Predicted 3D model of a 315-nucleotide part of an RNA (large-subunit ribosomal RNA, domain IV) from Candidatus Brocadia sp.
Its Rfam family is "Bacterial large subunit ribosomal RNA". Gene Ontology terms of the family: structural constituent of ribosome and ribosome.
NCBI's taxonomy places the organism under Bacteria, Pseudomonadati, Candidatus Brocadiales, Candidatus Brocadiaceae, Candidatus Brocadia.
The RNAcentral record of the full RNA draws on ENA and SILVA.
Context: one part of a larger RNA
RNA sequence: CCCUCGUUAAGGAACUCGGCAAAAUCACUCCGUAACUUCGGGAGAAGGAGUGCCUCGAAUAAAAUCGAGGCCGCAGUGAAAAGGCCCGGGCGACUGUUUACUAAAAACACAAGUCUCUGCCAAGAUUUAAAAUCAACGUAUAGAGACUGACGCGUGCUCGAUGCCAGAACGUUAAGGGGAUGGGUUAGUGUUCGAAAGAAUACGAAGCUCAGAACUGAAGCGCUGGUGAAUGGCGGCUCUAACUAUGAGAGUCCUAAGGUAGCGAAGUUCCUUGUCAGAUAAUUACUGACGUGCAUGAAUCGCGUAAGGGACUCG
Numbered sequence: 001c002c003c004u005c006g007u008u009a010a011g012g013a014a015c016u017c018g019g020c021a022a023a024a025u026c027a028c029u030c031c032g033u034a035a036c037u038u039c040g041g042g043a044g045a046a047g048g049a050g051u052g053c054c055u056c057g058a059a060u061a062a063a064a065u066c067g068a069g070g071c072c073g074c075a076g077u078g079a080a081a082a083g084g085c086c087c088g089g090g091c092g093a094c095u096g097u098u099u100a101c102u103a104a105a106a107a108c109a110c111a112a113g114u115c116u117c118u119g120c121c122a123a124g125a126u127u128u129a130a131a132a133u134c135a136a137c138g139u140a141u142a143g144a145g146a147c148u149g150a151c152g153c154g155u156g157c158u159c160g161a162u163g164c165c166a167g168a169a170c171g172u173u174a175a176g177g178g179g180a181u182g183g184g185u186u187a188g189u190g191u192u193c194g195a196a197a198g199a200a201u202a203c204g205a206a207g208c209u210c211a212g213a214a215c216u217g218a219a220g221c222g223c224u225g226g227u228g229a230a231u232g233g234c235g236g237c238u239c240u241a242a243c244u245a246u247g248a249g250a251g252u253c254c255u256a257a258g259g260u261a262g263c264g265a266a267g268u269u270c271c272u273u274g275u276c277a278g279a280u281a282a283u284u285a286c287u288g289a290c291g292u293g294c295a296u297g298a299a300u301c302g303c304g305u306a307a308g309g310g311a312c313u314c315g
Stems, first nucleotide, its partner, number of pairs: 027051005036041001038150001052071007072076001086315001088313002091309001096108002112148007124134003151304004156234003161231002163227005170222003176216002181211005188203006235253005262296001263293001274290005
């Protein structure tokens, strides 16, 4: 000097991002115990008092236990073991689960809510196919998929786009069907030249072959409707009241419709240390309000909420 411990005068968070760590609290008996609340809780709330030994009495089968008096020490649950507490905010209801080896959480799950599919050889899943198996020795109060996530109060407008569902008149549309028509090939025929042999040229049956129009032809798409606890979306400008300011109101453009109830500088607010209030001698933090919401908002749930939780945060 480092590590791990013990004790510490006066002060008592001045330390620090932050009381991190440490200390303090701690057992049992009695008294006492608030807001709030889902009436269960909150609660061991908080906050107090006592605890040894001796004698006597009550009590008891004996104890426990209770009462009165006395004694000693700095100290009596005499060592050890044994909650610190309170107020406020955000989050997620809760108990639970998770990144074995840097994350325990506000993430996952959850009871509960809603939607969709599935009538049984069910949908769905495994499987290359088939068979088979699970679903289920179940049968819509069942099973599967998706989203939200106790409870309370609620869950607005929009079907133009995308998705899904339904419809089938018309349009479009593949292979296939169909085969008009045209091309190639040539038995043959014509014409020209030639004395003839033959040459050149034109047409061309049947067969074979190549191309192939009209017409026909499903789902799908177009089309017609529906559907938001489906994917999603939910405006701008100008003017206006007898001071000023503000704008109930008016006009206009655009849209499928223009954000309702709530909440709001928020875990969302850039400007921003917004403004006001509380708390401090003094606070970019915190709490309560305001609303001018850069860029809140309703099962991608909105707003509340007792209890329990601990990672966050203020005193």